Molecule: c-di-GMP-I riboswitch aptamer
Organism: Sinanaerobacter chloroacetimidivorans
RNA sequence: GAAAUGAAAGGGCAAACCUGCUGAAAGGCAGGGACGCAAAGCCUGGAACCUAAAUCAGUUCUAAACUGAUAUGGUCGUCCGACUGCCAUA
Numbered sequence: 001g002a003a004a005u006g007a008a009a010g011g012g013c014a015a016a017c018c019u020g021c022u023g024a025a026a027g028g029c030a031g032g033g034a035c036g037c038a039a040a041g042c043c044u045g046g047a048a049c050c051u052a053a054a055u056c057a058g059u060u061c062u063a064a065a066c067u068g069a070u071a072u073g074g075u076c077g078u079c080c081g082a083c084u085g086c087c088a089u090a
Stems, first nucleotide, its partner, number of pairs: 004089003012037002017032006035077001041083001043081001045080003048075003055069005
């Protein structure tokens, strides 16, 4: 120095929930708050899942409304993958 591993030390992040803002929604951002996380750092490359504004089709028939399909929307704390990283050696 690298790989593997994660007991120790110093720390780090922050689920649910609450409040505010934002979005059609899923969700996101900020504050509080900690369920947990050795990459729960970062990137939608592959998959999976969530939503359906717009669009299309149908029902209805003035239409509204309803139903179905479908990401160009979203989740990196769903998995795989890519990149990067603190400390240490039971």